This is a predicted structure of a 140-nucleotide RNA (c-di-AMP riboswitch aptamer (ydaO/yuaA leader)) from a Planctomycetota bacterium. It matches the Rfam family "c-di-AMP riboswitch aptamer (ydaO/yuaA leader)". Its family is annotated with regulation of gene expression and cyclic-di-AMP binding in the Gene Ontology. The coordinates come from a structure-prediction model, not an experiment, and the mean pLDDT is 81. NCBI's taxonomy places the organism under Bacteria, Pseudomonadati, Planctomycetota. It was read from a public genome assembly, where an Rfam model found it.
[in-house]
RNA sequence: UUGCCGCGAUCGCCGAGUCCGCCGGAAACGGGGGAACGGGGGACCCACUCAUUUGGGGCGAAUCGCGCCUUCGGGCGCGACGGGAUACACUUCGGUUCCGAGCCCGUCAGCUAACCUCGUAGGCGUCCGAAGGGGAUAUU
Repeated sequence: UUGCCGCGAUCGCCGAGUCCGCCGGAAACGGGGGAACGGGGGACCCACUCAUUUGGGGCGAAUCGCGCCUUCGGGCGCGACGGGAUACACUUCGGUUCCGAGCCCGUCAGCUAACCUCGUAGGCGUCCGAAGGGGAUAUU
């Protein structure tokens, strides 16, 4: 000097999953409160004129069709469709690139005001170009 790996801080990404303060405690930690964000259940009316083992339903972008293979769990390819990233808050366009899982309820739920109720996790490390816009600095 360069490369690789690990740890920490700052910053950033997916996601609802963040912020504030109170009590106990030496601390670790525990308890409960407020705000904010997100989910579920739940009338009239409306919708469904069908549904109920081929069970049904919820969170989530995470589904569908065709073909081949299969240890029958899935795998591969193509297509349609859906979602994310690409950083001087942010948005759009173009290009590039990645994902399309998993979990839960337990025979039961359309929408749904009041009302009831639940969650506030987990996992990661990108930076190509243009326009709008914004910020900073310098000069006048």